[in-house]
C1' cells in the first nucleotide's frame, strides 16, 4: 500500500420563531361544608431506540385457596464456570471449513429394541455379474475365491511384503479400532505402554432409550369507586370443582345458564438498576465504596419553518443532490432480524520499500 478478520463507538450538530405531552412551585376562577377535583396564566425542569422491531427463548409481577405423588405432553443435550433464571453469556475439549487471524456444531447412547437405506448394482443384516485358478480344458458342467474391474452416498479396516493353484489378517511391520494401565489435567480429554488378528456399515433434527428441568393463564392479569339490571334459572351435599389427565389429602358452600355495566382511577414507573473507583477472576462476572433518578401517555406526546455547520457524492473551484433501519404502552436478561454512511483499536496474509 491491498485484501481480509474481531471487538466497539456514532448516525447529525447550533441558533431562532410557533406547536405537543408530564412533574414542581405560585396566583386567579370553578364545583364543593372544608380540604382535594377541573380550567387558565407564569416560572424553572424532563421528554422514544441499538434494535422500541420479531414475540422466539428465560425470568419478575398478579390470578386460579391449594399440597404431595404418579402419568402424559414438552424442552435441553460434551466438560467447567456464570447468571434471578435461561435453549443465553465466557473458557475449554473434540470433530469441521479456511494460507492465516479466525468461523461453525445436526456435540449423550447404534453391545436394549424397533425402523429406513430410494434408483443403480449379481447383491445393501450381506453377495458373486465380468474377472482369476483347477479339473484332458476347445465349449460346457463342477469346485475354489473375494485381490482385480463395474454400479452405488456405502460393499466383509487400510497401505505395504510375503504367502497360495490363485486368493484373502492367512501371515508379518505402520495405521485405525476394542480391551487394560501409568502420567497430565476439577472434568470433557490428551499422550504413552500392555494385550486382542478384530465386533457386517451407515442413520436416533428417525421412533427409542438414559441424564437434567418443567403446574396452568397472562397487565385485555389483577384491585378499587361510580353506576345500571333479570333471575318464579337449573345442578349437588362432600358429590361437582379446585387452570393437563389420574390417585391422595384439604377446601361447608361451589358449579352451569341467562341478563346488566363497556365509565373512571390504580395497577404504571425507584429496578435482579445507571454511572464512576478499587479489589478477586483468562474472561463472562462478582464484591465494596461513592455518585444519579433519566416518558409514563391512553385514539395514544417531541412536530413543522428558517439560517449556518458537519459527513457522502459531485466540481478545477463552485452549483447541486443526498444524509440509514426505524416510534415505549408493565417491567426486565438475552437471541435473531434490518441498517445510507463515518470513525477507532488490536489481529492475519499479500506485494513493495528501508
Nucleotide at each position: 500500500c491491498a485484501a481480509g478478520g474481531u471487538a466497539g463507538c456514532u448516525g447529525g450538530g447550533u441558533g431562532a420563531u410557533c406547536g405537543c405531552c408530564g412533574u414542581u412551585u405560585a396566583a386567579u376562577u370553578u364545583a364543593u361544608a372544608u380540604a382535594u377535583u377541573a380550567a387558565u396564566u407564569a416560572a424553572a425542569g424532563g421528554g422514544a431506540g441499538g434494535a422500541a422491531a420479531g414475540u422466539c427463548c428465560g425470568a419478575g409481577c398478579u390470578c386460579c385457596a391449594c399440597c404431595g405423588g404418579a402419568u402424559a405432553a414438552g424442552a435441553u443435550g460434551c466438560c467447567c464456570g456464570u447468571u434471578a433464571a435461561c435453549g443465553g453469556c465466557g473458557g475449554g475439549g473434540c470433530g469441521a471449513a479456511g494460507u492465516g487471524a479466525u468461523u461453525c456444531g445436526c456435540c449423550g447412547g447404534a453391545a436394549a429394541g424397533u425402523g429406513c437405506c430410494a434408483c443403480a448394482g449379481a447383491a445393501a443384516u450381506a453377495u458373486a455379474c465380468c474377472g482369476c485358478u483347477u479339473g484332458u480344458u476347445u465349449a460346457u458342467c463342477a469346485a475354489g475365491u473375494a485381490a482385480g474391474g463395474g454400479u452405488g452416498a456405502a460393499a466383509a479396516g487400510g497401505u505395504a511384503a510375503g504367502g497360495u493353484a490363485a486368493g484373502a489378517g492367512c501371515u508379518u511391520a505402520c495405521c485405525g479400532c476394542u480391551u487394560u494401565a501409568a502420567u497430565g489435567g476439577u472434568a470433557a480429554c490428551a499422550u504413552u505402554a500392555u494385550a486382542g488378528g478384530c465386533u457386517a456399515g451407515g442413520u436416533a433434527a428417525a421412533c427409542c432409550c438414559c441424564a437434567u428441568c418443567u403446574g396452568g393463564a397472562g397487565c385485555a392479569a389483577g384491585g378499587c369507586c361510580a353506576a345500571a339490571u333479570a333471575g318464579a334459572g337449573g345442578a349437588a351435599u362432600a358429590a361437582a370443582a379446585g387452570u393437563a389427565u389420574c390417585c391422595g389429602g384439604c377446601u361447608a358452600u361451589u358449579c352451569c345458564c341467562g341478563g346488566g355495566u363497556u365509565g373512571g382511577c390504580u395497577g404504571c414507573u425507584u429496578g435482579a438498576u445507571u454511572c464512576u473507583a478499587a479489589c478477586g477472576g483468562u474472561a463472562a462476572c462478582g464484591u465494596u465504596a461513592g455518585a444519579g433518578c433519566u416518558a409514563g401517555a391512553u385514539a395514544g406526546a417531541u412536530g413543522a419553518u428558517c439560517a449556518c455547520c458537519g459527513c457522502u457524492g459531485g466540481u478545477u473551484a463552485a452549483a447541486c443532490a443526498g444524509u440509514a433501519c426505524a416510534g415505549a404502552a408493565c417491567u426486565c436478561g438475552g437471541c435473531u432480524u434490518a441498517u445510507a454512511g463515518g470513525c477507532u483499536g488490536c489481529c492475519u496474509u499479500g506485494a513493495g520499500c528501508g